c-di-GMP-I riboswitch aptamer from Paenibacillus endophyticus, 87 nucleotides, folded computationally. The source organism's lineage runs through Bacteria, Bacillati, Bacillota, Caryophanales and Paenibacillus. The sequence is in RNAcentral, with records from Rfam.

């Protein structure tokens, strides 16, 4: 110098935990901190999972059944973008 490794540093982030939003999944924000170099960002790249309100139709008052246009990036896969730079 240059690459490489993901040890160390800095910084994000889960599960719970509290409060708000929602029909739910789920999501914000405050706290935590499991594991993650892409567990950053894309949901009009493409799939897979989740929920099941509206709608449709069955059944009789009330219930299940189908069903994303709702979610999910910390399911994958793809595209973009990226920190330090040690022993």
């Nucleotide at each position: 110098a240059u690459a490489a490794c993901c040890a160390a540093a800095a910084g994000g982030u889960a599960a719970c935990c509290u409060g708000c939003u929602u029909a739910a999944a789920a999501g914000c924000a405050g706290g935590g901190g499991c594991g993650c170099a892409a567990a950053g960002c894309u949901a009009u790249a493409a799939g897979g999972u989740c929920u099941a309100a509206g709608a449709u139709g069955c059944u009789u008052u009330a219930g299940a059944a189908c069903g994303a246009u709702g979610a999910u990036a910390g399911u994958c896969u793809g595209g973009c973008u990226u920190g330090c730079g040690a022993a």